[in-house]
RNA sequence: GAGCCGGCCGGGCGGCCGCGGCGGGGCAACCCGUCGAGGAAGGUCCGGGCUCCACAGGGCGAGGUGGUGGGCAACACCCACCCGGGGUGACCCGCGGGACAGUGCCACAGAGAACAGACCGCCCCGCUUGCGGGGUAAGGGUGAAACGGUGGUGUAAGAGACCACCAGCGUUCCGGGUGACCGGAACGGCUCGGUAAACCCCACCUGGAGCAAGGUCAAGAAGGAGAGCUCGCUCUCCGCGUGAGCGUUCGAGGGCGGCCCGCCCGAGCUCACGGGUAGACCGCACGAGGCUGUCGGCAACGGCAGCCCUAGAUGGAUGGUCGCCGACCGCAGCACCGCAAGGUGCGCGGAGACAGAACCCGGCCUACAGGCCGGCUCAU
Repeated sequence: GAGCCGGCCGGGCGGCCGCGGCGGGGCAACCCGUCGAGGAAGGUCCGGGCUCCACAGGGCGAGGUGGUGGGCAACACCCACCCGGGGUGACCCGCGGGACAGUGCCACAGAGAACAGACCGCCCCGCUUGCGGGGUAAGGGUGAAACGGUGGUGUAAGAGACCACCAGCGUUCCGGGUGACCGGAACGGCUCGGUAAACCCCACCUGGAGCAAGGUCAAGAAGGAGAGCUCGCUCUCCGCGUGAGCGUUCGAGGGCGGCCCGCCCGAGCUCACGGGUAGACCGCACGAGGCUGUCGGCAACGGCAGCCCUAGAUGGAUGGUCGCCGACCGCAGCACCGCAAGGUGCGCGGAGACAGAACCCGGCCUACAGGCCGGCUCAU
């Protein structure tokens, strides 16, 4: 000088005004004290706790996960390793089971795209001498991909047709590793394309809904059902009493009035009962909790000991403003240092993000002005 990886901060103090929770005082208005967002509180993409519903067991279906070992309450998360790819390197990337179980697809170009294929070329034959028939995958061309590579034998020219070596595949065996896998030996047919975020196959996992879950108390000239008392009307029987039915916007009837319209009255009251709306409260802030130390482990993480308690709204609080300080940026200002580029101090001016809890927790992903720290690599 150029990079790679990881971690952290994301202003501090004070005054005034304002908001929410809790505690105290006050008859009250209000006052005092104390606490009051984040690294992502966000997206709601995974996984759990908790709650209600469902559930003998098994199967089908649907969805998800997918190298190996470990961590964790669990995971699509984390750690370590393996394999493949990229980089000189630190390091980075991988949606990383199966393509001899079956099916499908492989654009464009190209003659031909999957038990292949003759466009050019090469070779043989024929003749009408530039065409026809046949052979050939060695050479050229197309393509992401053209059915192993090099050399030789062979041949009309060629070809795993045959041979040697190499690469790859399969089978068996040996050694190492918990394992993915790695190293090696022998044999074999000569090579059997890709695609599963295409269907599919294999292994494993998964019941549904969510704090508006769910629970407790429970207002009213609200509504339900019951009992008692009382009243009115109708009907029945009938010795004027009994029984039955009905009774609040509907209605027998009554009042005002000669009649109609109209208006008014017109049966409720009491007692217990259960449900439940508004509303209030619980759930709801002590939890897979945080910090420090130590031990085990490469690590993720775990064990032990000590200390700490840290928002809780429900139209939803956590804000505004001023001053000082610190860090950052700029300056045709001043002073000092320096040959200079420039540096230091003072002064003046400027900028300050992304975004905001709502049952809680573990992750992932995304957004973020500006700044700090550590480790490592390459070049000189």